[in-house]
RNA sequence: GGUAGAGGCGCGAUAUUUAAGAGUAAUCCGUCGGAUGACUUAGAGCAGAUGAUGACGGUCGAAAGGGAAUGUCGCCGAAGGGGGUUUUUAUCUAAGGAAAAGCUUUCCUGGUUGUAUAGUUAAGAGCUAUGCGACUGUCAUCGUAAGAUGGAGCGCUACU
Numbered sequence: 001g002g003u004a005g006a007g008g009c010g011c012g013a014u015a016u017u018u019a020a021g022a023g024u025a026a027u028c029c030g031u032c033g034g035a036u037g038a039c040u041u042a043g044a045g046c047a048g049a050u051g052a053u054g055a056c057g058g059u060c061g062a063a064a065g066g067g068a069a070u071g072u073c074g075c076c077g078a079a080g081g082g083g084g085u086u087u088u089u090a091u092c093u094a095a096g097g098a099a100a101a102g103c104u105u106u107c108c109u110g111g112u113u114g115u116a117u118a119g120u121u122a123a124g125a126g127c128u129a130u131g132c133g134a135c136u137g138u139c140a141u142c143g144u145a146a147g148a149u150g151g152a153g154c155g156c157u158a159c160u
Base pairs, nucleotide, nucleotide: 001160002159003158004157005156008076010075011074012073013072014071015070016069017068018067028058029057030056031055032054036047037046039096040095041094042093043092044091079109080108081107082106083105084104086102087101088100089099110136111135112134113133114132115131116130117129118128119127120126138151139150140149141148142147
C1' cells in the first nucleotide's frame, strides 16, 4: 500500500401505513370598518369606494418539513454539525434582511444516552449548540489482578 472486519437502542437513504399538524391555512358567504395590498425601501405592473389591509361569525376544508411502526437497500467518517465563497427560491427590477436547498472549502465529533440553558419548530416530539454526567468500543501507559489514567476514527484488529 491492498483485502476483510469490529463497536450497537450503530449510521444514512427509500417505500408503505399512521398520530399530530388541524377543524389550522386557503376558498366561499355575511357583518364591522374605510384605503391600501406581498419581509423593508424605491420604481413598474396588477387588484381596490362595484370596498383594500384588517377584525368577527359561518360554510367547506388541505398540505409540507419534522415524529412512530414495518420492510428494503447502502454502509462503519457510517454520518452529523459550525464557519466562509457562490448559485437558486417568493408579481417583476434594484438594494437590504431572514430562512431553506445545492456545489465547494475549512474546522469539530469514536458511538449511544441523560440532564440544564439557548435556538428551531404547531409542539412537552424531534433536531442543533454549549456545559455537566452515565454506559460502551478501541489504542497506549501503570498495575499480580480487579482496575486506574490518558488519547482519538487520516483511528483499531486480522491477513498479505
Predicted 3D model of a 160-nucleotide RNA (Lysine riboswitch aptamer) from a bovine gut metagenome. Its Rfam family is "Lysine riboswitch aptamer". From the family's description: Riboswitches are metabolite binding domains within certain messenger RNAs that serve as precision sensors for their corresponding targets.